The RNA shown here (Lysine riboswitch aptamer) has 179 nucleotides and comes from Thermanaeromonas sp. C210. The model forms 100% of the base pairs in the Rfam consensus. The prediction has a mean pLDDT of 75. Its Rfam family is "Lysine riboswitch aptamer". Rfam links the family to the GO term lysine biosynthetic process.

[in-house]
RNA sequence: GAGCGGGGUAGAGGCGCGGCAUAGCAUGAGUACCGCCCUGGAGCCUGGGAAGCGAGGAAGGGACGGGAAAGGGCUGGCCGCCGAAGCAGCCGGGUUUCCCGGGCCCUGCUGCUGGGCUGGUGCUGAACAAGUACCAGACUGUCACUACCUAGACGGGGUAGUGGAGCGCUCCUCGCACG
Repeated sequence: GAGCGGGGUAGAGGCGCGGCAUAGCAUGAGUACCGCCCUGGAGCCUGGGAAGCGAGGAAGGGACGGGAAAGGGCUGGCCGCCGAAGCAGCCGGGUUUCCCGGGCCCUGCUGCUGGGCUGGUGCUGAACAAGUACCAGACUGUCACUACCUAGACGGGGUAGUGGAGCGCUCCUCGCACG
C1' cells in the first nucleotide's frame, strides 16, 4: 500500500424515530347523560347470556332547563436514540360490574419495512384529525455499476442514468495473510 473476513468504539440520513409527565388550546358536543312535560304503548341494557330497569309506563319522537368525560390531536418542556421504530401473526399474562366473545396494555418468538411526503382503497376512530395494511408516484440518504466532466499521483470529487437493501453505509481500531 491494497485485500479478506471477524470483533470493537464512534457517527451520518431529517418536516428523522420514540417515550415521559405536565400547562394551555381546539375538537369530542350542545353529543352522552340528568330533570320536568307531551306523544308513544313493550321493550331497554354493546354482540350473546346472567343480573338490573320497565304498565307506578320501556324503546323511539318533540318542547323546555341543565350539561360532561375519555382515548386521540396541536403548542411548549424533558429524556432515550438512528431497527431509531412501526406493523402483522402466534403463545402466555393483566384489564374491561359477572361469564363468553370483542377491545386495550405488557413480555417473548417469527416475518416484513432504509427514511420522510403525496394520492387511492380497506380497517380503527366522533372526525375531513391521527394511526395502520396494500398499491402507485416523485423526493431523499447510502452502496454498486455505467457514461461524461474535473484532478500531478488508475485514489478522490461533481453531474446523470439504472439497480439493491439497514444483518446496510462511513471513520478509526484489533486480527489474518500478501507485497